[in-house]
RNA sequence: UGCCGAACUUCACUCGAAGGCGGGGGACCCGGUUGUGGGGGCGCAGUCCGUACAGGACGGAGUACUUUCAAGCUCUAGCCCGUCAGCUAACCUCGCAGGCUUAUUUGAAAG
Numbered sequence: 001u002g003c004c005g006a007a008c009u010u011c012a013c014u015c016g017a018a019g020g021c022g023g024g025g026g027a028c029c030c031g032g033u034u035g036u037g038g039g040g041g042c043g044c045a046g047u048c049c050g051u052a053c054a055g056g057a058c059g060g061a062g063u064a065c066u067u068u069c070a071a072g073c074u075c076u077a078g079c080c081c082g083u084c085a086g087c088u089a090a091c092c093u094c095g096c097a098g099g100c101u102u103a104u105u106u107g108a109a110a111g
Base pairs, nucleotide, nucleotide: 002100003099004098008019009018010017011016020096021095022094023093024092025091030086038084039081040080041079042078046058047057048056049055059076060075061074062073063072065111066110067109068108069107070106071105
């Protein structure tokens, strides 16, 4: 100076509170098929092949005004619930962290 992300602002400052942003659970109706090789949630981070390591393919994400197209480069983690959860009005409940940055760019069109 900017970025990923919901992860910000204000008041109070003794405990905390409000606004805002985000996640989960949860009817009728509708839809669906799991039961140990369990099932599910947050997240871009998924599927297949493989000697299941390495690596590869497809898909997804990022790249300093925004969008679209093309090319290049990089990444494709981690954590949680605990046998249990589709959607879901009312309702209930939880979070507001952490990390990175002197370069991972280029071309075209529109705004």
A computed fold for a 111-nucleotide RNA from a soil metagenome, annotated as c-di-AMP riboswitch aptamer (ydaO/yuaA leader). The RNAcentral record of the sequence draws on MGnify. Model confidence (mean pLDDT): 77 of 100.